Notes
Archaeal signal recognition particle RNA from a Methanobacteriota archaeon, 313 nucleotides, folded computationally. It matches the Rfam family "Archaeal signal recognition particle RNA". It is annotated as a non-coding RNA gene.

RNA sequence: GAGUGGGCUAGCUCGGAUGGUUCGGCGUCAUCUGUAGCCCAAAAACGCCGACACGUGGGGAGCGAAGCAGAGAGAAGGCAUUUUGAUAGUUUGAUCAUCUUGCAUUUCAGACGAUGAGAUUCCGUCCUUCGGGGUUAGCGGCUUUAUGCUAUUAAUUGGAGAAUUAAUGGUAUAUCCUUGCCGUGAGCACCGGUUCAGGCCCGGAAGGGAGCAAACCUAUCGCGGACGUAUGACGCUCGAAGGGGUGCGGGAUGGAGAAUGAACUGCGAGCUCUGGCAAGCGCUCAUAUGUCGACUUUUCUGCGAGCCCACAC
Numbered sequence: 001g002a003g004u005g006g007g008c009u010a011g012c013u014c015g016g017a018u019g020g021u022u023c024g025g026c027g028u029c030a031u032c033u034g035u036a037g038c039c040c041a042a043a044a045a046c047g048c049c050g051a052c053a054c055g056u057g058g059g060g061a062g063c064g065a066a067g068c069a070g071a072g073a074g075a076a077g078g079c080a081u082u083u084u085g086a087u088a089g090u091u092u093g094a095u096c097a098u099c100u101u102g103c104a105u106u107u108c109a110g111a112c113g114a115u116g117a118g119a120u121u122c123c124g125u126c127c128u129u130c131g132g133g134g135u136u137a138g139c140g141g142c143u144u145u146a147u148g149c150u151a152u153u154a155a156u157u158g159g160a161g162a163a164u165u166a167a168u169g170g171u172a173u174a175u176c177c178u179u180g181c182c183g184u185g186a187g188c189a190c191c192g193g194u195u196c197a198g199g200c201c202c203g204g205a206a207g208g209g210a211g212c213a214a215a216c217c218u219a220u221c222g223c224g225g226a227c228g229u230a231u232g233a234c235g236c237u238c239g240a241a242g243g244g245g246u247g248c249g250g251g252a253u254g255g256a257g258a259a260u261g262a263a264c265u266g267c268g269a270g271c272u273c274u275g276g277c278a279a280g281c282g283c284u285c286a287u288a289u290g291u292c293g294a295c296u297u298u299u300c301u302g303c304g305a306g307c308c309c310a311c312a313c
Stems, first nucleotide, its partner, number of pairs: 001313001003311006011063004015033005023050005038059004067303005072297003077292005084286003089281005095276003099270006106263004112257001119253007126243008134234004138229003145174013181225006192217004200209003
């Protein structure tokens, strides 16, 4: 010095890429693609970092001077683009239609129809105005005369109570006249009426008087009915005049069809729907260009290639 075997040390490997996120890098997330080949913990308003950014905190395995880095060629896949094409969908239209729609011919069906179709014609139903009735609501409660009783005032008589006459007013009954009446319930503390127990007053007595309670009545009020009405309104009715007339109902003439629907065709109209066509936008797919690129490579380049022991030459 080269070789064989063994032991060390520095160290190397145990994946990578794209997208997303971020000022930016890595991780957790998604996707793509590899190996014979790691494990545990936390991490999207998040974790560790700053172009020296190609994770953080721990634990292991294999290899070991082994290797590492870059370039070239090929390449799954990603990303960008006013490359090009197709397309779900969508917008527009001096557009077309087997789309929508009018009329007509033909064919078919056909509710209904001799208890009478289509057609023609008349009337009613409806509206306005006027008049009569009805219904309903509202409103309304008379007057005369006679008699009796009574209040007030005046005059006269009597021993008191009281009596008589006149005027005025009130009231009851009867009568008359009425729409101005009937039924029923309540009902003036006293200052309304009748009758007024008891008690009170006058008186010798006879008798007379005032009068509470109660009863009846009245004024008044409520309800209902009848009647009247110079008022109002009508799911009613009669009559007159005018108007309207879709639908419905009825009558007359007349005597066999027929409202309507469907299909083909023809002549038109239209763009509301549907479809075609044309133009625009366009999810998505493919393609082109650019770019990144796992992975593959018997291509090339650069860096590194250390220390110790044993054996033989």
A source record names the gene ffs. The RNAcentral record of the sequence draws on ENA.